Annotation
The part of an RNA shown here (large-subunit ribosomal RNA, domain III) has 388 nucleotides and comes from a soil metagenome.
[in-house]
Context: one part of a larger RNA
RNA sequence: GAGUAGCGAUAAACAGAGUGAAAAGCUCUGUCGCCGAAAGCCCAAGGUUUCCUGCGCCACGUUCAUCGGCGCAGGGUGAGUCGGCCCCUAAGGUGAGGACGAGAGUCGUAGCCGAUGGGAAGCUGGUUAAUAUUCCAGCACCGGUUCGAGAUGCGAUGGGGGGACGGAGAAGGUUAGCGCGGCCGGGUGUUGGACGUCCCGGUUGAAGCGUGUAGGCGUGGCCCUUUGGCAAAUCCGGGGGUCUUAGCCGAGGCGUGAUGACGAGGGCCGGCUUGCCGGCUCGAAGUGCGCGAUACCCUGCUUCCAGGAAAAGCCUCUAAGCUUCAGUCUCGAAUUGACCGUACCGUAAACCGACACAGGUGGGCAGGAUGAAUAUUCUAAGGCGCUU
Numbered sequence: 001g002a003g004u005a006g007c008g009a010u011a012a013a014c015a016g017a018g019u020g021a022a023a024a025g026c027u028c029u030g031u032c033g034c035c036g037a038a039a040g041c042c043c044a045a046g047g048u049u050u051c052c053u054g055c056g057c058c059a060c061g062u063u064c065a066u067c068g069g070c071g072c073a074g075g076g077u078g079a080g081u082c083g084g085c086c087c088c089u090a091a092g093g094u095g096a097g098g099a100c101g102a103g104a105g106u107c108g109u110a111g112c113c114g115a116u117g118g119g120a121a122g123c124u125g126g127u128u129a130a131u132a133u134u135c136c137a138g139c140a141c142c143g144g145u146u147c148g149a150g151a152u153g154c155g156a157u158g159g160g161g162g163g164a165c166g167g168a169g170a171a172g173g174u175u176a177g178c179g180c181g182g183c184c185g186g187g188u189g190u191u192g193g194a195c196g197u198c199c200c201g202g203u204u205g206a207a208g209c210g211u212g213u214a215g216g217c218g219u220g221g222c223c224c225u226u227u228g229g230c231a232a233a234u235c236c237g238g239g240g241g242u243c244u245u246a247g248c249c250g251a252g253g254c255g256u257g258a259u260g261a262c263g264a265g266g267g268c269c270g271g272c273u274u275g276c277c278g279g280c281u282c283g284a285a286g287u288g289c290g291c292g293a294u295a296c297c298c299u300g301c302u303u304c305c306a307g308g309a310a311a312a313g314c315c316u317c318u319a320a321g322c323u324u325c326a327g328u329c330u331c332g333a334a335u336u337g338a339c340c341g342u343a344c345c346g347u348a349a350a351c352c353g354a355c356a357c358a359g360g361u362g363g364g365c366a367g368g369a370u371g372a373a374u375a376u377u378c379u380a381a382g383g384c385g386c387u388u
Stems, first nucleotide, its partner, number of pairs: 013031006032385004040365004046345002050343001051075006060068002080141002082341003086119003092113003098107003122139005142337011153322002158317004166304004172297003177291005182203006188196001204261001208256004215249003220243007228236002262286001265282008305308001351360002367379003
């Protein structure tokens, strides 16, 4: 230079009360403003205690601070079903034998590893200052083991089926959700009018189990035969005969679950800031129609060419073998289910950007009015007013 530039989006504040040494910034209340395909909610990655409570304000916070993602201390993450681990394989990696190379080593079959994919099973309500599909209540489900009863050809690393898949397009049936009415509870003022066709709030309800619908696929049973499926086969495939329309998939609805839960609101008690919070308790209605999804039926249907993973679990067939055993199937009961993650942020002040940085950051949810719409504008739930 200079007490100058600046104090990081022009979404915005104001008042009262409280606490306190001190209040524009903290807490509570009221009014105002901003977002609302987000500036709300839930996951993944990443972070790693930042979460909650008490105490504190030297530093950190672009100002103050009684406040804080700051300091100190204590507390907090509960799982057979969510995810991982586990079984399976893809790209890729590794690689017994093997090939090549003078060697170091390179390539590579089987195998193994390897999810971002496939594979068993949980919902609703309640609860904490802080966790909850994990705790609690109620109602479920799956796998393993054992026992009991009944039936019985069982058996794999092998055969077969299945798993099992592309793009685009269209229609139908539904549900979530929402709107209006009905119903239930409450309210109703005078400034001229308004007891009504008025105002406000509520009208919730899962998985599972039973039924098997809209709809989609579609022949199937029996007999004979068979160079096929690297051995075998009753399985799969090919051929013939005969009789037939079996069978499979499948949302939603309805019933049950539920004489319970939830529920506007009421009553009692306690606390203080006296109109709020907390505890206990009682508890109404809980229904009709319409609109309606990008969700479900749908791994469906139609169509096109560029012709759109694999393997296991699963079903079935036999081989070796076992064959009054063992094993397998059905029903019932008992028992068992380890380990790891789980707090909190997560379009952000907690991640990546040296910062509490107008940048960057994958997936899901998607209320009302307007509208073709996820545009626009206003708004709900919810969250904020961006730390002079």